[in-house]
């Protein structure tokens, strides 16, 4: 220098190809249960790496950027 892959709550993860309320587990908080705790059950908070474009509508499609990993030179 060239090419490929990846980026989603605290951690992890589905959805992406085929655009239409972003899924589940976990952490945290509250409640129930218990003599108390754990476990279990119920509820709540919290997210699409970043900038732009297309569209009625973008996590998803297009372009640029950033970060990480891999391959070639």
């Nucleotide at each position: 220098g060239g090419g490929g892959c990846u980026a989603u709550g605290u951690g992890c993860u589905a959805a992406c190809c085929u655009g239409g309320u972003a899924u589940g587990c976990u952490u945290c908080c509250g409640c129930g249960u218990u003599c108390g705790g754990g476990a279990c059950g119920c509820g709540g908070c919290g997210g699409u790496c970043u900038g732009g474009g297309u569209u009625c509508a973008a996590a998803u499609c297009c372009c640029g950027g950033u970060a990480g990993c891999c391959c070639c030179a």
Molecule: transfer RNA
Organism: Candidatus Micrarchaeota archaeon